[in-house]
Context: one part of a larger RNA
RNA sequence: GAACGAACGCUGGCGGCGUGCUUAAGACAUGCAAGUCGAACGGUAAGGCGAGUCACUCUUCGGAGUGAAUCGCACACGAGUGGCGCACGGGUGAGUAACGCGUGGGUAAUCUGCCUUCGGGUUUGGGACAACUCCGGGAAACUGGAGCUAAUACCGAAUAAGACCACGAGGUCCUUGGGCCUUGCGGAAAAAGGUGGCCUCUUCUUGAAAGCCAUCGCCUGUAGAUGAGCCCGCGUCCCAUUAGCUUGUUGGUGAGGUAACGGCUCACCAAGGCAUCGAUGGGUAGCUGGUCUGAGAGGAUGAACAGCCACACUGGAACUGAGACACGGUCCAGACUCCUACGGGAGGCAGCAGUCGGGAAUCUUGCACAAUGGGCGAAAGCCUGAUGCAGCAACGCCGCGUGAGGGAUGAAGGCCCUCGGGUCGUAAACCUCUGUCGGAAGGGAAGAAAGUAUUGCGGGUUAAUAUCCCGGAGUACUGACGGUACCUUCAAGGGAAGCGCCGGCUAACUCCGUGCCAGCAGCCGCGGUAAUACGGAGGGCGCGAGCGUUAUUC
Numbered sequence: 001g002a003a004c005g006a007a008c009g010c011u012g013g014c015g016g017c018g019u020g021c022u023u024a025a026g027a028c029a030u031g032c033a034a035g036u037c038g039a040a041c042g043g044u045a046a047g048g049c050g051a052g053u054c055a056c057u058c059u060u061c062g063g064a065g066u067g068a069a070u071c072g073c074a075c076a077c078g079a080g081u082g083g084c085g086c087a088c089g090g091g092u093g094a095g096u097a098a099c100g101c102g103u104g105g106g107u108a109a110u111c112u113g114c115c116u117u118c119g120g121g122u123u124u125g126g127g128a129c130a131a132c133u134c135c136g137g138g139a140a141a142c143u144g145g146a147g148c149u150a151a152u153a154c155c156g157a158a159u160a161a162g163a164c165c166a167c168g169a170g171g172u173c174c175u176u177g178g179g180c181c182u183u184g185c186g187g188a189a190a191a192a193g194g195u196g197g198c199c200u201c202u203u204c205u206u207g208a209a210a211g212c213c214a215u216c217g218c219c220u221g222u223a224g225a226u227g228a229g230c231c232c233g234c235g236u237c238c239c240a241u242u243a244g245c246u247u248g249u250u251g252g253u254g255a256g257g258u259a260a261c262g263g264c265u266c267a268c269c270a271a272g273g274c275a276u277c278g279a280u281g282g283g284u285a286g287c288u289g290g291u292c293u294g295a296g297a298g299g300a301u302g303a304a305c306a307g308c309c310a311c312a313c314u315g316g317a318a319c320u321g322a323g324a325c326a327c328g329g330u331c332c333a334g335a336c337u338c339c340u341a342c343g344g345g346a347g348g349c350a351g352c353a354g355u356c357g358g359g360a361a362u363c364u365u366g367c368a369c370a371a372u373g374g375g376c377g378a379a380a381g382c383c384u385g386a387u388g389c390a391g392c393a394a395c396g397c398c399g400c401g402u403g404a405g406g407g408a409u410g411a412a413g414g415c416c417c418u419c420g421g422g423u424c425g426u427a428a429a430c431c432u433c434u435g436u437c438g439g440a441a442g443g444g445a446a447g448a449a450a451g452u453a454u455u456g457c458g459g460g461u462u463a464a465u466a467u468c469c470c471g472g473a474g475u476a477c478u479g480a481c482g483g484u485a486c487c488u489u490c491a492a493g494g495g496a497a498g499c500g501c502c503g504g505c506u507a508a509c510u511c512c513g514u515g516c517c518a519g520c521a522g523c524c525g526c527g528g529u530a531a532u533a534c535g536g537a538g539g540g541c542g543c544g545a546g547c548g549u550u551a552u553u554c
Stems, first nucleotide, its partner, number of pairs: 001554003006550005013400006019393002021358001026356003030353003035084003040081002043077002047075001048073004053068006091311003100236008110228002115224002118221005123157004132147006164187002167184007193216006237283003244274003249271008286308004290301004313334005336347004364390001366389003372386001373384004403433004413424004437495001439490005447481001451477005457471004498543005503524003509538005519526002
């Protein structure tokens, strides 16, 4: 000099964009942070609409209103079955010196829900369990027994290829294993329907069965995309005052296991494997893109943003699933907290806010799903503390303002003085203006296009000008921020300057007070009676909504 997730002192006008528990991975009150689908299903707790019936009230005798139960609804929906999601998104950095990360390869050793491409299929049976009803247990959490029932839930049967498995044959590639291609025989393994419309036939209508079309699905294969697993080369902090370490250890054979290679696991066999090119042990630490500094080389660092990893009260384990050994899932153990009828139960903010604690120190228990993105859904839509915004904080960077021009009796006053004067100083007063910001009033965006509804048009399906589907056009509806940005007008110099320093380094000097005292100090050093170094004042220098100090890095 530069930097900072800073803190502290004094001071403080506005705006934009960012940033904001570095300490206790300490403990947490409260609310919210993951749901959704009725176009999978049985249904109906609450509700809406409609229909007729009954009752009551009013009545112009037409009817109107209220209530009750019943039925229906392409109205809707609590709880339940079922599907998809909950493995994303969000947080933190404890652990980890490791194939964890970075980089470059390999997988001929692998998997991949949803999505895309191209094929094939979607046949036929069955039995349950929730919800519900009844009877119980329990303070609660919850739970037992009996009975009924649906499905895209569950279980059979059928069908099956270019995919899988075993065996055989041939060809071909290759570095050992082995791979690839062709082929034969055998084996195992699938499925689900929903919604809307149309036509025909039968039966008979408040409906049922089969077929066709559309759309959304379901099963199976194929190629891809995306994501993930695994392996290898190289790189990746300090200590040798850590020198030896290792028994599933190193390798082999066989088996098991996995999506997959492998001591991954096991049995047997061999006795290996690593290490001064630093094994093992100890300490410290998430890694990287980057960031800071520096002319660079390098040094330091890893907040915010982005990629990867790890963790989710502590330790362990598996289940489900395409994917987890799973932050807001399950089980076991532990510590802690809470409820209890003392028998037994409940919980996990390193999600967003917020509280206590610790600390020099770090924010609101805000608004909205309008946008972007995500989950579910055919869609409307619902959910979303992701996100978009607002709030607080000079914490940082950037921009703007605190007025402009004129004005000399160089006023008053302060300070200094050689008493002549000098200086603060065009500074002020005073005159003439301007109107940024702030204040008041008025106007007022972009961020919004999708989607849906509706009206025409074109195309497809069809016997059809019904429907349904696709495309395109017009119109209408949708903004948290927010009456915000921005614009116009009004008033008025009115509301807006401090901080550090002045001995040398280092820009800036005099007076008074003090008298080795009180004090200053980054280094050298000042202070013991004229101190430019202490304290005050006047003046000056530097920066300026900041200025200094401290810590840390280069």

The part of an RNA shown here (small-subunit ribosomal RNA, 5' domain) has 554 nucleotides and comes from a metagenome. Model confidence (mean pLDDT): 81 of 100. RNAcentral holds the full RNA, with entries from SILVA.